A computed fold for a 73-nucleotide RNA from a Coriobacteriia bacterium, annotated as transfer RNA. It was read from a public genome assembly. Model confidence (mean pLDDT): 80 of 100. Lineage of the source: Bacteria > Bacillati > Actinomycetota > Coriobacteriia.

RNA sequence: GCCCCCUUAGCUCAGGGGAUAGAGCGUCUGCCUCCGGAGCAGAAGGCCACUGGUUCGAAUCCAGCAGGGGGCA
Numbered sequence: 001g002c003c004c005c006c007u008u009a010g011c012u013c014a015g016g017g018g019a020u021a022g023a024g025c026g027u028c029u030g031c032c033u034c035c036g037g038a039g040c041a042g043a044a045g046g047c048c049a050c051u052g053g054u055u056c057g058a059a060u061c062c063a064g065c066a067g068g069g070g071g072c073a
């Protein structure tokens, strides 16, 4: 220098054009318990890395850019 992959909740990840964007773990609250854990119920937490573009409509498609991983030279 060129090519490929990843970037969505605190962490690990789903979601591949039309939903109020989800799960597990974690956190908080309540129930239960002598206390804790386990179990059960509920809640908070995201402007989908960023900037543009396409579209009636973008987390999703395109371009650029940043970070991370890998391959070739």
Stems, first nucleotide, its partner, number of pairs: 001072007010025004018056001027043005050064004